This is a predicted complex of two RNAs, RNase P RNA and transfer RNA, with 406 nucleotides together.

RNA sequence: GCAGAGAGUUGAGUGGUUGCUGUAGCUAGUCUAUAGAGGAAAGUCCGGGCUCCACAGGGCACGAUGCCGGAUAACGUCCGGGCGGGGUGACCCGACGGAAAGUGCCACAGAAAAUACACAGCCGCUAUGCGGCAAUGGUGAAAUGGUGCGGUAAGAGCGCACCGGCGGUAUGGAGACAUGCCGGCCUGGCAAACCCCAUCGGGAGCAAGGUCAUGUAAGGAGGGGUUGAUGCUGCCCGCGUACCCUCCGGGUUGACCGCAUGAAGGGCUGGGCAACCAGUUCUCUAGAGAGAUGACCACAUAAACAGAACCCGGCUUACAGACUCUCUGCGCUU
RNA sequence: GGGGAUAUCGUCUAGCGGUUAGGACGAGGGAUUUUCAGUCCUUAAACCGGGGUUCGAUUCCCCGUAUCCCUA
Numbered sequence: 001g002c003a004g005a006g007a008g009u010u011g012a013g014u015g016g017u018u019g020c021u022g023u024a025g026c027u028a029g030u031c032u033a034u035a036g037a038g039g040a041a042a043g044u045c046c047g048g049g050c051u052c053c054a055c056a057g058g059g060c061a062c063g064a065u066g067c068c069g070g071a072u073a074a075c076g077u078c079c080g081g082g083c084g085g086g087g088u089g090a091c092c093c094g095a096c097g098g099a100a101a102g103u104g105c106c107a108c109a110g111a112a113a114a115u116a117c118a119c120a121g122c123c124g125c126u127a128u129g130c131g132g133c134a135a136u137g138g139u140g141a142a143a144u145g146g147u148g149c150g151g152u153a154a155g156a157g158c159g160c161a162c163c164g165g166c167g168g169u170a171u172g173g174a175g176a177c178a179u180g181c182c183g184g185c186c187u188g189g190c191a192a193a194c195c196c197c198a199u200c201g202g203g204a205g206c207a208a209g210g211u212c213a214u215g216u217a218a219g220g221a222g223g224g225g226u227u228g229a230u231g232c233u234g235c236c237c238g239c240g241u242a243c244c245c246u247c248c249g250g251g252u253u254g255a256c257c258g259c260a261u262g263a264a265g266g267g268c269u270g271g272g273c274a275a276c277c278a279g280u281u282c283u284c285u286a287g288a289g290a291g292a293u294g295a296c297c298a299c300a301u302a303a304a305c306a307g308a309a310c311c312c313g314g315c316u317u318a319c320a321g322a323c324u325c326u327c328u329g330c331g332c333u334u
Numbered sequence: 335g336g337g338g339a340u341a342u343c344g345u346c347u348a349g350c351g352g353u354u355a356g357g358a359c360g361a362g363g364g365a366u367u368u369u370c371a372g373u374c375c376u377u378a379a380a381c382c383g384g385g386g387u388u389c390g391a392u393u394c395c396c397c398g399u400a401u402c403c404c405u406a
Base pairs, nucleotide, nucleotide: 001330002329003328004327005326006325007324008323009322010321013299014298015297016296017295018294020036021035022034023033024032025031026029038305042316043315045314046313047312048311049310050205051204052203053202057237058236059235060234062201063200064199065198066197067081068080069079070078071077082096083094084093085092086091097196098195102194103193104190105189106188119137120136121133122132123131124130125129145163146162147161148160149159150158164186165185166183167182168181169180170179171178172177209257210256211255212254219248220247221246222245223244224243229241230240231239232238264283265282266281267280268279269278270277271276335405336404337403338402339401340400341399344359345358346357347356352389361377362376363375364374365373366372382398383397384396385395386394
């Protein structure tokens, strides 16, 4: 210098004119002061707080997760490690339990698609047949360990060496697992098919829910059914109940709380490889209910994706430009 | 704001991991008719987009997009 890998920051600012929303003030209005979107506010995919219902239990379903250890309020997230795969490398990716619990599926082709089989073929014999075999060929996505040597009538883990798998065992490790030794034990794939094993999950959601005020008719018609309906939130048992659905009619459609100090953020110190934890100090930073945060001008010039609605931790998706740190490969120079 | 569902020819739809993705209506062409309608024959036309699992995906899983429904 070129090409990359990982981690992170920013993604606007100042002034003027004029609007919008919240808050405060008093002089009470065409007033003044002050604050006013994001890293994803998004998708609503996970987890939790909070609220109401249930808390009387039992059984069966259903859903989610899935190597090991740790972090955390919790998680499907994060950190560290193992194994497998990719890359020259920095590094990256992995739905990564079980197919020897059972069931099921494997189109076409092929002899045969799973405990069964022999089409072509090879070999032997007493030869239109009988017996032995699975090396070679062919089919397929996949064909009963692979390569080599020995062996044989021809062959074959039949024997041996190495490699792969499985089982046993010893050592190391907290564990996933790794390494060594022994045993020819050699067993198709699919669980993002049912399923098995382990762990977790009560239901609904701020339009939850609560307080005050105002108003009012638990009214009428039709339908359902007591082996029922509805609640315990999928089902059964069991328990509770002013039974449920549709239409008509009547009333309210105001205010406040929830609701902005929180598992909050920044700095420093200590512990830990890290995620993270502990201590200490500082900061306060939007908030409506038809829903604010805008427009124009100047600074060479404002431009990416995009707009809060109960809150928080993640994941995923979208994103113009600018910048920082660490590392890798190649080339050049010294 | 919150909760849920769906996506297949132009329209309405069927589809048991291996199909030439089937049907109806519609559209184009031809025959019949003096002409039109009707009838008959025939043709074209689709799996929302991107990844993954699998030998193989419209179908199973994940991420997006669009549409619809419920809820004061």
It holds a member of the Rfam family "Bacterial RNase P class A". The family's RNA type in Rfam is ribozyme. Its mean pLDDT, the model's own confidence on a scale to 100, is 78.